[in-house]
Predicted 3D model of a 91-nucleotide RNA (c-di-GMP-I riboswitch aptamer) from a Candidatus Dadabacteria bacterium. It was read from a public genome assembly, where an Rfam model found it. The coordinates come from a structure-prediction model, not an experiment, and the mean pLDDT is 83.
RNA sequence: UAAUCGAAAGGGCAAACCAUUCGAAAGUAUGGGACGCAAAGCCUCGGACCUAAGUGCUUAUAGUAAAGCAUAUGGUGGACGGGUUGCCGAA
Numbered sequence: 001u002a003a004u005c006g007a008a009a010g011g012g013c014a015a016a017c018c019a020u021u022c023g024a025a026a027g028u029a030u031g032g033g034a035c036g037c038a039a040a041g042c043c044u045c046g047g048a049c050c051u052a053a054g055u056g057c058u059u060a061u062a063g064u065a066a067a068g069c070a071u072a073u074g075g076u077g078g079a080c081g082g083g084u085u086g087c088c089g090a091a
Base pairs, nucleotide, nucleotide: 005089006088012037013036017032018031019030020029022027035078041084042083043082045081046080048076049075050074054071055070056069057068058067059066
């Protein structure tokens, strides 16, 4: 010095919930707030999970409304695996 690892120090992030906001929804963003987190920084590459606007199908009907099923191009990184970057330096 580097890797593994995670004591100390300096710090960092921010669950639920509340308010506002965007969205069809799942969920996002901002502020408050702290359950926790050594990557709880970033990236949908893989499977997984959530939602179903739109699309297709089914039922009903003179017409109209409604309902159900399937489906991601939507989403979840504080779900898992993976990739990548990073503060400190004890055993």